[in-house]
RNA sequence: AGACCGGAUCGGAGGAUCGCCGCAUCGCAAGGUGCGGAGGAAAGUCCGAACUCCAACGGGCAGCAGGCUGGAUAACGUCCAGGCGUGGCGACGCGACGGAAAGUGCAACAGAAAGAUACCGCCCCUCGUCGUUCGCAAGAGCGGCGGGAGGUAAGGGUGAAAUGGUGCGGUAAGAGCGCACCGCGUCCCGCGUGAGCGGCGACGGCAUGGCAAACCCCCUGCGGAGCAAGACCAAAUAGGGAAGCGAGGACCCGCCCGUGUCCUUCCGAGCUUCCGGGUAGGUUGCUCGACCACCGCGGUAACGCGAGUGGCAGACGAAUGAUCCUCACCCCGCAAGGGGAACAGGAUUCGGCUUACAGAUCCGCUCUACGC
RNA sequence: GCGCCCGUAGCUCAGCUGGAUAGAGCGACGGCCUCCGGAGCCGUAGGUCAGGGGUUCAAAUCCCUUCGGGCGCACCA
Numbered sequence: 001a002g003a004c005c006g007g008a009u010c011g012g013a014g015g016a017u018c019g020c021c022g023c024a025u026c027g028c029a030a031g032g033u034g035c036g037g038a039g040g041a042a043a044g045u046c047c048g049a050a051c052u053c054c055a056a057c058g059g060g061c062a063g064c065a066g067g068c069u070g071g072a073u074a075a076c077g078u079c080c081a082g083g084c085g086u087g088g089c090g091a092c093g094c095g096a097c098g099g100a101a102a103g104u105g106c107a108a109c110a111g112a113a114a115g116a117u118a119c120c121g122c123c124c125c126u127c128g129u130c131g132u133u134c135g136c137a138a139g140a141g142c143g144g145c146g147g148g149a150g151g152u153a154a155g156g157g158u159g160a161a162a163u164g165g166u167g168c169g170g171u172a173a174g175a176g177c178g179c180a181c182c183g184c185g186u187c188c189c190g191c192g193u194g195a196g197c198g199g200c201g202a203c204g205g206c207a208u209g210g211c212a213a214a215c216c217c218c219c220u221g222c223g224g225a226g227c228a229a230g231a232c233c234a235a236a237u238a239g240g241g242a243a244g245c246g247a248g249g250a251c252c253c254g255c256c257c258g259u260g261u262c263c264u265u266c267c268g269a270g271c272u273u274c275c276g277g278g279u280a281g282g283u284u285g286c287u288c289g290a291c292c293a294c295c296g297c298g299g300u301a302a303c304g305c306g307a308g309u310g311g312c313a314g315a316c317g318a319a320u321g322a323u324c325c326u327c328a329c330c331c332c333g334c335a336a337g338g339g340g341a342a343c344a345g346g347a348u349u350c351g352g353c354u355u356a357c358a359g360a361u362c363c364g365c366u367c368u369a370c371g372c
Numbered sequence: 373g374c375g376c377c378c379g380u381a382g383c384u385c386a387g388c389u390g391g392a393u394a395g396a397g398c399g400a401c402g403g404c405c406u407c408c409g410g411a412g413c414c415g416u417a418g419g420u421c422a423g424g425g426g427u428u429c430a431a432a433u434c435c436c437u438u439c440g441g442g443c444g445c446a447c448c449a
Stems, first nucleotide, its partner, number of pairs: 001368003005364006012327007020037007039343001043354002046352005051226004056259006063222005068082005083097001084095004098217002103215002105211002119156002121152003125148010164182006183206001184204004188199004230284004240275006248263004277448003291311004295306004329340004373445007382398004391429001400416005422438005
C1' cells in the first nucleotide's frame, strides 16, 4: 500500500417563518407562552414473554417446538463460551449437531446384485476342435477357440453408494487366509465440570453401509385466545325465526376425565348453536418499563450487581410537513460554483431473529507485495 | 395492528403420502368432414411449477426465507 475477516457507532445538526399533536400554565372565551414530538430497522409477523379475558386446581391423549456440552436470560427456536464436523492459505464463517442392533419404510434408471451377489474376467477338472513340438505309433507338453461341472470375489464394468484401505506373504487362482501399518469395536490409563481429547497401551479379524428437513423411538418444554384483549357510557332495532338439552346448559382450553364455579328454575324462556336484524358513537386501556446512556466492581464473554445524574411520542380518516439560510458529509472542478444524500415512518409494551439500506467514522486481526 | 389461506401451460384447475417424459378441460394452430360455417374426430405446439437458499443420489412435493394475492376481526339482542 492492497485484499479480506470480526466488532461498535452515526446515518444529519442549528436557526427563522408558516402549519400540526401532546403536556403544563395564563385567560370568560378566542387565543397566548414554555417544553417536548418516529427507527436501526419503526418492516416481515418468524419466536418468546409481560398484561387482559376464559373462576381456579390437577391428570391423560393428541398436536407443536427444540435436540452436542457448560453457562446467560423474565423467557426463547435467542445470545456467550467450548466440543465435533465442514468451507477457507489464514483471520474467521457455517451446521435442523440425540438414536439406523426398538420397529416399519425408501433408494427410480443402470447394474449380476443395494444387506447380502456372479455379467466380464481369473484358476482347476473334463469333452471337442485347430496349430505346433517330441515321438515309428499309442500318446504327452504348449498355445488358441467352443461346450459342461466346480472354485473365486483380488482385477474390470454399472451406479450417488458394491460389503474396510495400502503393502508383503500365501494360494490352483483368490480372499483378513496370515502378517505389518492405518481405520473400526471392546477394555484400561491420563486430562477435562462436561461434550470430548490423548495413548508406538491391551485384546479382537471386524457385515456394525446411506436416508429420521422418512414414519418413528428417547429426552426436554408448551392451557387457549389476543389491545380489533378487556372495562365503562350512550343510542337504535325485531327477541323475529329454527334446532338441542330439560335437573339442564355454559365454563376446561383441540379431545377426554376428576374436583369445582356461575346462571336458571324442575317444560321455564335458562344456556348453547345457526339464520335474520340494529348500531357501526364516545371514554378508557395509552405509556415509567425485565427501559436507555454515562461511571465503578465481578465475569474469558453473554451478562449481573451498585450509586448518582440525565433522558423518554401517545395519534384515532389517524400528528413533526413546507420554504429559506448556515454548517457537517459525498462527487465533479484550479477556484468560483454545480450536483447529490440510501432503506424507509409508531398504534399495548418489551427481548430477539430475518430482510432492505447511499455513505461516513473508529477499534482489533489475517494474508500478499515492497522498504527499513 | 392481529389471525388464516393461496401462487403450476394464454385461462380454469389436478398432481403435494419425494422417483427422473408434469397432466386434464377450454383456447391457439394444422388436418379430416361439408357447397360454406358450426358441431364432431385426429394431431401439433405451448411450462425457469411465484423468486432464492437448504436437505437428499433425486424436490412441483420436505424445511427456511423473500415477493405478490385473497378472507376474517368491535358492540347490542
Two RNAs folded together computationally: RNase P RNA and transfer RNA, 449 nucleotides in total. The prediction has a mean pLDDT of 76. Rfam match: Bacterial RNase P class A. Gene Ontology terms of the family: ribonuclease P activity, dimeric ribonuclease P complex and tRNA processing.